[in-house]
RNA sequence: AUCGACCAAGGGCAAAACCGUCGCAAGGCGGUGACGCAAAGCUUCCGGUCCCAUCGAGUGCCACGCACGCGUGAUGCUCGCGGAUAGCGGAGUCGCCGCU
Numbered sequence: 001a002u003c004g005a006c007c008a009a010g011g012g013c014a015a016a017a018c019c020g021u022c023g024c025a026a027g028g029c030g031g032u033g034a035c036g037c038a039a040a041g042c043u044u045c046c047g048g049u050c051c052c053a054u055c056g057a058g059u060g061c062c063a064c065g066c067a068c069g070c071g072u073g074a075u076g077c078u079c080g081c082g083g084a085u086a087g088c089g090g091a092g093u094c095g096c097c098g099c100u
Stems, first nucleotide, its partner, number of pairs: 012037002017032006035087001041093003045090003048085004055080006062073004
């Protein structure tokens, strides 16, 4: 100065589905299995998405009671609390190889 961030090497993880198991559920764990992944290793700190049996609040509808103000029961929706997702993104952190 030119080319080059490739080609590799050793490997790693494991989607869906199925079986078993835990959970109300989302989903987790184990086995089989590979859709893919250079962090598809780890961590819920931020946002998103999903669940919500139970607890609290608001609200809609239905039924019953009523002193017509409301109350009770059932059910739906929303929020909070709580949970899940790290293979949704961001962030943090550890790590393999080497044209360096």
A computed fold for a 100-nucleotide RNA from an uncultured Pseudomonadota bacterium, annotated as c-di-GMP-I riboswitch aptamer. Its Rfam family is "c-di-GMP-I riboswitch aptamer". Gene Ontology term of the family: cyclic-di-GMP binding. Its mean pLDDT, the model's own confidence on a scale to 100, is 82.